Description: Large-subunit ribosomal RNA, domain II from Bacteroides caecicola, 682 nucleotides, folded computationally. The full RNA is in RNAcentral, with records from ENA. NCBI's taxonomy places the organism under Bacteria, Pseudomonadati, Bacteroidota, Bacteroidaceae, Bacteroides. The prediction has a mean pLDDT of 82. It matches the Rfam family "Bacterial large subunit ribosomal RNA".

Context: one part of a larger RNA
RNA sequence: ACCUACGAGUUGCCGUCGCCGGCAAGGUUAAGGGAAAUGAUUCCCGCAGCCGAAGCGAAAGCGAGUCUGAACAGGGCGUCCAGUCCGCGGCGGCAGACGCGAAACCGUGUGAUCUACCCUUGUCCAGGAUGAAGUCCGGGUAACGCCGGAUGGAGGUCCGAACCGAUAAGCGUUGAAAAGCUUCCGGAUGAGGUGAGGGUAGGGGUGAAAGGCCAAUCAAACUCGGAGAUAGCUCGUACUCCCCGAAAUGCAUUUAGGUGCAGCCUUGUACGUUCCAGACCAGAGGUAGAGCGACUGAUAAGACGCGAGGGCUUCACCGCCUAUCAAGUCUUGACAAACUCCGAAUGCUGGUAUUGCCAAAGUACAGGAGUGAGGGCGUGGGUGCUAAGGUCCGCGCCCGAGAGGAGAACAAUCCAGACCGUCGUCUAAGGCCCCGAAAUAACCACUAAGUUAGUCUAACGAAGUCCGGUUGCAGAGACAGCUAGGAUGUUGGCUUGGAAGCAGCCAUUCAUUUAAAGAGUGCGUAACAGCUCACUAGUCGAGGAACCGGGCGUGGAUAAUAAUCGGGUAUUAAGUGGUUUGCCGAAGACUCGGGAUCAAUACGAUCGGUAGGGGAGCAUUCCAUCGGCGUUGAAUGUCUUCCGUGAGGAGGGCUGGAGCUUAUGGAAAAGCAAAUGUAGGU
Numbered sequence: 001a002c003c004u005a006c007g008a009g010u011u012g013c014c015g016u017c018g019c020c021g022g023c024a025a026g027g028u029u030a031a032g033g034g035a036a037a038u039g040a041u042u043c044c045c046g047c048a049g050c051c052g053a054a055g056c057g058a059a060a061g062c063g064a065g066u067c068u069g070a071a072c073a074g075g076g077c078g079u080c081c082a083g084u085c086c087g088c089g090g091c092g093g094c095a096g097a098c099g100c101g102a103a104a105c106c107g108u109g110u111g112a113u114c115u116a117c118c119c120u121u122g123u124c125c126a127g128g129a130u131g132a133a134g135u136c137c138g139g140g141u142a143a144c145g146c147c148g149g150a151u152g153g154a155g156g157u158c159c160g161a162a163c164c165g166a167u168a169a170g171c172g173u174u175g176a177a178a179a180g181c182u183u184c185c186g187g188a189u190g191a192g193g194u195g196a197g198g199g200u201a202g203g204g205g206u207g208a209a210a211g212g213c214c215a216a217u218c219a220a221a222c223u224c225g226g227a228g229a230u231a232g233c234u235c236g237u238a239c240u241c242c243c244c245g246a247a248a249u250g251c252a253u254u255u256a257g258g259u260g261c262a263g264c265c266u267u268g269u270a271c272g273u274u275c276c277a278g279a280c281c282a283g284a285g286g287u288a289g290a291g292c293g294a295c296u297g298a299u300a301a302g303a304c305g306c307g308a309g310g311g312c313u314u315c316a317c318c319g320c321c322u323a324u325c326a327a328g329u330c331u332u333g334a335c336a337a338a339c340u341c342c343g344a345a346u347g348c349u350g351g352u353a354u355u356g357c358c359a360a361a362g363u364a365c366a367g368g369a370g371u372g373a374g375g376g377c378g379u380g381g382g383u384g385c386u387a388a389g390g391u392c393c394g395c396g397c398c399c400g401a402g403a404g405g406a407g408a409a410c411a412a413u414c415c416a417g418a419c420c421g422u423c424g425u426c427u428a429a430g431g432c433c434c435c436g437a438a439a440u441a442a443c444c445a446c447u448a449a450g451u452u453a454g455u456c457u458a459a460c461g462a463a464g465u466c467c468g469g470u471u472g473c474a475g476a477g478a479c480a481g482c483u484a485g486g487a488u489g490u491u492g493g494c495u496u497g498g499a500a501g502c503a504g505c506c507a508u509u510c511a512u513u514u515a516a517a518g519a520g521u522g523c524g525u526a527a528c529a530g531c532u533c534a535c536u537a538g539u540c541g542a543g544g545a546a547c548c549g550g551g552c553g554u555g556g557a558u559a560a561u562a563a564u565c566g567g568g569u570a571u572u573a574a575g576u577g578g579u580u581u582g583c584c585g586a587a588g589a590c591u592c593g594g595g596a597u598c599a600a601u602a603c604g605a606u607c608g609g610u611a612g613g614g615g616a617g618c619a620u621u622c623c624a625u626c627g628g629c630g631u632u633g634a635a636u637g638u639c640u641u642c643c644g645u646g647a648g649g650a651g652g653g654c655u656g657g658a659g660c661u662u663a664u665g666g667a668a669a670a671g672c673a674a675a676u677g678u679a680g681g682u
Stems, first nucleotide, its partner, number of pairs: 001682006011095009021085003026051003032045005055062002065077004098236002101233001105226003109222002116200009125190001127159003130155001134151006163187003168183004202218001204214003239617006249262005263371002265368007273360001274361001276356002279352005289342001290340002296336002300332005307325002309322004374399010404415003419594003424590003430584003433568003439581001441580006452570001460555002464552008473543001481539005487512003492506003518533001522531002595607004618671001620668006627661003637654007
């Protein structure tokens, strides 16, 4: 992992609602007793008790009333609506209460053969080294101290085996081993190692102290019991079909992943259009917008300017000035969620009726729930960075609980809501060159970048190209090119070492000759020179210059496979924009056939579905009653055919070898794929 078997809403009592039934202003017996059957049991007695038929009040008490109250007021609760008993079902309460699951808590015991410490009594420590005190001898001293040499054999002394330990590394890591092996390493006469016997016990011991150790278990051992502890938590919870079908919100909560009430779902009963939509009428309101010489506040530029600051002056007063601030007024402009002189559209509320609605609502009461983690998209906002697949609200849609088609793939984007069948038709979104169903369709433009189709892309740059517009120039010759000129006063004045068109400053940048030529457009020189431009003429011969707006393109443009538009591929397109006609395309719509639900007069309508509510059934085991089948072969197993919407059922062959069962009822240890389920097998 698979197979087989087992495996989870039960039972008792109390309550509540519904259904079946009995009796009914009543209903009913319990224990117990008697009788009969003896398989569950049935019948009779038993009226103790319980519920109901009257309530109100704290009570006395009164009573269809009563309480409050001064009240004959008002108000509260009642009266005017039948109950009760058995059975069955839904749900609640108390019990282990659908099943499995803690870590823990308490009680009785068992443990110190492991290990910690202690007591008693034994035992063990190769060899080597060092050489304390003391003593002796010699020297020395007044005498000691002292010096030297021997002797001596001390020490939590030294080196190092046994023994005890465990520093580092490697190996081992389903090991040879639930702690080992190898090498290195620490102690090794000591607070040493070790044997045997004994002691201390669980909130207790023991601890040279690590929360260590107390039998591979220790921040409270193990065993059995309380015990099915508790678990607002996780997991699991078993056959079928039919109808309806949610929620992820509000308020509260030692509450936030739980719960109560409400909301939303379902079933029943009652009412019978009260619902909803549209129309019309009436109403509340301060949003969007707008406005502010209408308030509150904020505010840009300019003019005037109360007042203040600063400076000058002065003994003081007066006075003058201003690169400052500034009340206020005027002109122009503009802002606000907590501003409003104004002010919509929608939405909301109420009303009206010969409106629509023939199948969908609404309300009340009663039974049963689930939900109370939501999410994405669009839109109006807050927050955030006008960040987030962010977060918090309002409105809508969808996913959730929704299959089908499109989007390459892709919960929520687009289209569209799947009862079943149909080798029929038409469409939606989206598509129609090939993969791929359908026009290599038609017409008019644009793009040349494979831009693009085929993720999104900026500031800024560029005689890309197409379209539109504005201004001025042009056969009295424009624009571009070429030829020629481009002069004089003058080297303007100033400045300067120099400044001559061209470092810089000044300006009546003037005048002359001219076809035209600046007191000079750029390069250049130390300064000149030189080159060039403006401007003019000639040549040439038809458009040309500047600017503005738009379309498509271009650079800007950087990521790891050659490596991607879904791919192939595509250039008057299979790209982009516009117009047109066909076709394809879904579980949509229609056709034909069938089923179910609602409604039942009929025409009809409806039938996606998680949590969840309701209904109808299938199968298993046992029982009762009436029957039936079976050695001419029961149950079982296996292969196969048929029937039923399904759970399932029936027949036939083989197997098997003794029981099985229809119908109608009853009762349950009554259905397995899942629980890291339990056991067995493979």